[in-house]
Context: one part of a larger RNA
């Protein structure tokens, strides 16, 4: 100089930021993920149209949001491959026939304390299943084999879908060089280990996996072991080179109580899904259940130290849905704290050879001090009133933020100054009081009777809504 800072003391406003660095410790309670009825067949209301709805079914729940424990690793940050996948979008080609059996919702019985569960009947679909067809697409011993599809709206035109192949964006998976860290008081290290064949697996290369073969691989250019740590664009410093960091915003990995698993999907091995073990915490009617805040508030705890159990979905943006629209603790905002930066103010001019008070005093007088009273003027801030927005995507409506910012008028110097220092370094001196006591202190030193070094007090210096102390980087 910088700081996600804390702590003293002090404390007027605004504006844009920032706020659990500890204990990846444990959590009361709300909310953070739904959504489409124009896919469906029921049920409730309703005259009717039509609205509401569990249930089947479809898309989303892999995204956005939270963390920084793991991880020295192709994890990341560059620069390169080729053996892949890809919903939604877009561009191209073709197609959308005709048939079945079901299973929830429901109805009945039955079990359980709940949490749920079981048997029997009934039914629709864009749920499921075969057959037709095959531009294509997939295998192929080039003879041929097999592979689709769904329908809703709407009078109609004609819209939304659907199947199948092919380009496309954008999204994603692997491989490789090279680059970023500390320890040799860690010098050896490896059995799926290195390579090969045959096979299995994946979207896909591969020792990925497995069986057989060989005996390889790696290593002082530091392997292996310990530590230690998310990475990176940036940030801070610095003339630079460097050196320290990686919070807040962005990109990219990892993790979602703690260890393993796969299902389902285009896509997870899935923070608010499911299985199975642990550990912890709750219900119970003792048989059995339930739960995961490192989503947003909030609580306990730890710790020097970090906020409101806040308003809208008005705006972007994201999920559904033809739409209307519904959700969204993403997000816009308010709230809280001088925590940071930046900007205003606490008043302006005049006013005496100088009031009182203080304080020193060689008792003259210096000094606070033009400071103050006290004349004269402004009113930014404040305080009342009034007016009143852009942000809205221009046919109309729609605005949390908010009556907010900003305008305009009134009142009145009103409502607003602290904190460190004065021995040198280093800018600022005198008394009193204490007497190596009490105490100071960055270094160097002060104090043991006249201390500019301790305490007060006056008065002087920095800085000022701060000032000053520690801690960490340079």
């Nucleotide at each position: 100089g910088a700081u996600a800072a804390a702590c003293g003391u002090u404390g007027g406003c605004g504006g844009c930021g920032u706020g659990c660095c500890u204990a990846a410790c444990g959590c009361a309670u709300g909310c953070a993920a739904g959504u489409c009825g124009c896919a469906c067949g029921g049920g409730g209301c309703g005259c009717a149209a039509g609205c509401c709805u569990a249930g089947u079914g479809g898309c989303g729940g892999a995204c956005g949001g939270g963390u920084g424990a793991g991880u020295a690793a192709c994890a990341c940050g560059u620069a390169g491959g080729g053996a892949c996948c890809u919903g939604c979008c877009c561009g191209g080609a073709a197609g959308u026939g005709g048939g079945g059996g079901a299973c929830a919702a429901c109805u009945c019985u039955c079990c359980g304390a709940a949490a749920g569960g079981a048997g029997a009947g009934c039914u629709a679909a864009u749920a499921c299943c075969g057959c037709a067809u095959a531009c294509g697409g997939u295998c192929u011993a080039c003879g041929g084999a097999c592979c689709a599809a769904a329908g809703c709206c709407g009078u109609a035109a004609g819209g939304c879908g659907c199947u199948u192949c092919u380009g496309g964006a954008g999204g994603g998976a692997c491989c490789u060089g090279c680059g970023g860290u500390g320890g040799a008081u860690u010098a050896g290290c490896u059995a799926g280990u290195u390579g090969g064949u045959g096979g299995g697996g994946u979207a896909a290369c591969g020792g990925c996996c497995u069986a057989c073969c060989a005996a390889g691989g790696c290593g002082a250019c530091g392997a292996u072991c310990c530590a230690u740590a998310g990475c990176u664009g940036g940030u801070c410093u610095g003339a630079g080179a460097g050196g320290a960091u990686g919070a807040u915003c962005a990109g990219c990995c990892a993790c979602a109580c703690u260890g393993g698993g796969a299902c389902u999907g285009a896509g997870a091995c899935a923070c608010g899904g499911c299985c199975c073990a642990g550990a912890c915490u709750c219900c119970u009617a003792c048989g059995g259940g339930a739960g995961g805040c490192a989503g947003c508030a909030g609580c306990g705890a730890g710790g020097a130290a970090u906020u409101u159990u806040g308003c809208a979905c008005a705006a972007u943006c994201g999920a559904c849905g033809c739409a209307a629209g519904u959700c969204g603790g993403a997000u816009g905002c308010a709230g809280c704290a001088a925590c940071g930066c930046c900007g205003c103010g606490u008043g302006g001019g005049g006013g005496a050879a100088g009031a009182a008070g203080g304080c020193u005093c060689u008792c003259g007088a210096g000094u606070u001090g033009u400071a103050a009273a006290c004349c004269c003027c402004u009113u930014u801030u404040g305080u009342g009133a009034g007016g009143g927005a852009a942000g809205a995507a221009g046919a109309u409506c729609u605005g949390a933020c908010g009556g907010u910012a900003c305008c305009u008028c009134a009142c009145g110097a009103a409502u607003a100054a602290g904190u460190c220092a004065c021995g040198g370094c280093u800018a600022a001196c005198u008394a009193c009081g204490u007497g190596c006591c009490a105490g100071c202190a960055g270094c160097c030193g002060c104090g043991g009777u006249a201390a500019u070094a301790c305490g007060u007090a006056g008065g002087u210096g920095g800085c000022g809504a701060a000032c000053g102390u520690u801690g960490u980087c340079c």